[in-house]
RNA sequence: GCGCCUGUAGCUCAGUUGGAUAGAGCACUGGUUUCCUAAACCGGGGGUCACAGGUUCAAUUCCUGUCAGGCGCACCA
Numbered sequence: 001g002c003g004c005c006u007g008u009a010g011c012u013c014a015g016u017u018g019g020a021u022a023g024a025g026c027a028c029u030g031g032u033u034u035c036c037u038a039a040a041c042c043g044g045g046g047g048u049c050a051c052a053g054g055u056u057c058a059a060u061u062c063c064u065g066u067c068a069g070g071c072g073c074a075c076c077a
Stems, first nucleotide, its partner, number of pairs: 001073007010026004019057001028044005050066005
C1' cells in the first nucleotide's frame, strides 16, 4: 500500500424485513435482610449506537468517506 472483519452503557455482548421511548449479564448505587460483611431479594442511575455526510416519512440497521482495532496479502537495500 491492497483486501476482509469489527466499533452499541465502566466491562462482555444482544438488537428480527429499516418502524414508536435501544436492551441483557456483570460492575456501580439505594433499600430489605444480617451483630458486621458477603450472598440473596427489590429498586435506581448510567448511551454522541466511533465520527461526518447521504438515501428514506422514518437509520444502531442501507450507502459513501474518515478514524481506531484485528486478520490476511504485498513491499521491505
Transfer RNA from an Acidobacteriota bacterium, 77 nucleotides, folded computationally. The prediction has a mean pLDDT of 81. Rfam family: tRNA. The organism belongs to Acidobacteriota, within Bacteria.